A computed fold for a 75-nucleotide RNA from a Verrucomicrobiota bacterium, annotated as transfer RNA. The source organism's lineage runs through Bacteria, Pseudomonadati and Verrucomicrobiota. The prediction has a mean pLDDT of 82.
[in-house]
RNA sequence: GCCCUCAUCGUCUAGCGGCUAGGACAGUAGAUUCUCAUUCUAUAAACCGGGGUUCGAUUCCCCGUGAGGGCACCA
Numbered sequence: 001g002c003c004c005u006c007a008u009c010g011u012c013u014a015g016c017g018g019c020u021a022g023g024a025c026a027g028u029a030g031a032u033u034c035u036c037a038u039u040c041u042a043u044a045a046a047c048c049g050g051g052g053u054u055c056g057a058u059u060c061c062c063c064g065u066g067a068g069g070g071c072a073c074c075a
Stems, first nucleotide, its partner, number of pairs: 001071007010025004018055001027043005048064005
């Protein structure tokens, strides 16, 4: 330098172009308990950036950024 894959709550992870963007753990509040833990209930929290296509984009396309992998160059 070229090619491929990936990027979603704090973490891990779902999501046929039209969902209120879901789940688990963690967090917070309450219940339970003498206390802690456990358990139960409720609750806050996310689509990497910029363009394009489209009536409509987290999803498709392009560029960039970051992460991972492969190839080449380099004596």